[in-house]
RNA sequence: GCCGGCUUAGCUCAGAUGGUAGAGCAGCGGUUUUGUAAACCGAAGGUCGCGGGUUCGAGUCCUGCAGCCGGCA
Numbered sequence: 001g002c003c004g005g006c007u008u009a010g011c012u013c014a015g016a017u018g019g020u021a022g023a024g025c026a027g028c029g030g031u032u033u034u035g036u037a038a039a040c041c042g043a044a045g046g047u048c049g050c051g052g053g054u055u056c057g058a059g060u061c062c063u064g065c066a067g068c069c070g071g072c073a
Stems, first nucleotide, its partner, number of pairs: 001072007010025004019056001028042004049065005
């Protein structure tokens, strides 16, 4: 230098065909216990890496850049 993959909640990951974002774990509150853990219940938590474009509408399509991983030279 060229090619491919990944980037979504604190962590690990889902989100066929564009329709307005979810799960598990962790954390918080509660029930239970002498107490802790476990179990159960509840609520909260996200500028979807950063810009631009297409569209009535973008996590999803197009494009530039950045970071990480792999391959080729």